Context: one part of a larger RNA
RNA sequence: UUGGGUUUAAAGGGUCCGUAGGCGGGAUAUUAAGUCAGUGGUGAAAGCCUACAGCUCAACUGUAGAACUGCCAUUGAUACUGAUAUUCUUGAAUCUAUUUGAAGUGGGCGGAAUAUAACAUGUAGCGGUGAAAUGCAUAGAGAUGUUAUAGAACACCAAUUGCGAAGGCAGCUCACUAAACUAGUAUUGACGCUGAGGGACGAAAGCGUGGGGAGCGAACAGGAUUAGAUACCCUGGUAGUCCACGCUGUAAACGAUGAUCACUCGUUGCUCGACCAAGAACUUCGGUCUGAGUGGCUAAGCGAAAGUGAUAAGUAUCCCACCUGGGGAGUACGUUCGCAAGAAUGAAACUC
Numbered sequence: 001u002u003g004g005g006u007u008u009a010a011a012g013g014g015u016c017c018g019u020a021g022g023c024g025g026g027a028u029a030u031u032a033a034g035u036c037a038g039u040g041g042u043g044a045a046a047g048c049c050u051a052c053a054g055c056u057c058a059a060c061u062g063u064a065g066a067a068c069u070g071c072c073a074u075u076g077a078u079a080c081u082g083a084u085a086u087u088c089u090u091g092a093a094u095c096u097a098u099u100u101g102a103a104g105u106g107g108g109c110g111g112a113a114u115a116u117a118a119c120a121u122g123u124a125g126c127g128g129u130g131a132a133a134u135g136c137a138u139a140g141a142g143a144u145g146u147u148a149u150a151g152a153a154c155a156c157c158a159a160u161u162g163c164g165a166a167g168g169c170a171g172c173u174c175a176c177u178a179a180a181c182u183a184g185u186a187u188u189g190a191c192g193c194u195g196a197g198g199g200a201c202g203a204a205a206g207c208g209u210g211g212g213g214a215g216c217g218a219a220c221a222g223g224a225u226u227a228g229a230u231a232c233c234c235u236g237g238u239a240g241u242c243c244a245c246g247c248u249g250u251a252a253a254c255g256a257u258g259a260u261c262a263c264u265c266g267u268u269g270c271u272c273g274a275c276c277a278a279g280a281a282c283u284u285c286g287g288u289c290u291g292a293g294u295g296g297c298u299a300a301g302c303g304a305a306a307g308u309g310a311u312a313a314g315u316a317u318c319c320c321a322c323c324u325g326g327g328g329a330g331u332a333c334g335u336u337c338g339c340a341a342g343a344a345u346g347a348a349a350c351u352c
Base pairs, nucleotide, nucleotide: 004323005322006321007306008305012320014201015200016199017198021194022193023192025088026087027086028085029084030083031082033081034080035077036076037075038074039073040072041071042070049065050064051063052062053061054060091191092188093187094186095184096183097182099180100179103177104176105175106174107173108172109171110154114150115149116148117147118146119145120144121143125136126135162169163168206247207246208245209244210243211242215241216240220236221235222234223233258319262315263314266297267296268295269294270293271292272291274288275287276286277284278283279282301308302307325352326351327350334345335344336343337342
């Protein structure tokens, strides 16, 4: 390289947008670039291959043929691909109408809890543990009540629930923004899919500047435990956790399963719509299967098995990414990025 693979054996990029490129729906016409056929030219000789011949054979050599899979020119063919033109509506998008949701951003508001402070009541303990001690407390703690202040998080509802590209998103409310589904005798007319580079977003921790700081709490201190205890347990407690702006760019960023489209038995839940029926309304013990999503079980098939099974790991298409024994090693070196921490790219010797 070919071939084969990527849930769990090595292997799906964290996610999306998108450049080049690759691939791409139906009909008609033209063209003839690819494609196919014929003809001509060329494709040196030697060599290779086939046949025959010459050295006693062979190697070797000679003669003839074939081959030289190619290139150029020319004449045709027109199914497919391409190009050009016209056209279609089912892919895609738009419009109208009704909905849906913890989707996002920025304001405002709320109650419970906690801590602190002040005052009141009140007296000897409180706290903590397996048991204790450190700690707090007669300078009046803890408990109870009232008031005030502060920061952070939103009990119940709450659910294999919902929304989002992923990360993720949950008190209530307002404004702005985005999305999806459904229905339609609406519009455009292939405008599509994927996507190397590139761009944007991207949990937690961490970094910079400035705020904030209740609770929790790396580090740290003390008390225990223990042979020791740089731990597990306890009492404290700084960074951090929170906010604004900027950086970092990684995770078991997981469904360990890339995106798109088509097809392939059933059954049973939930969510959001649609339609039908019933009734005065607005609802429903309803019904239909129609659309989208999200779960359970399962046939065929697939699979090493576990399992998966229309939300495929089945049958196919197309594009991208990645893998090729274990260790050395996600290391060294170089380069790019970063304030740093480090990230990205990424070997070899050697060894089994």
Small-subunit ribosomal RNA, central domain from an uncultured prokaryote, 352 nucleotides, folded computationally. RNAcentral holds the full RNA, with entries from ENA. The coordinates come from a structure-prediction model, not an experiment, and the mean pLDDT is 87. Rfam family: Bacterial small subunit ribosomal RNA. Its family is annotated with structural constituent of ribosome and ribosome in the Gene Ontology.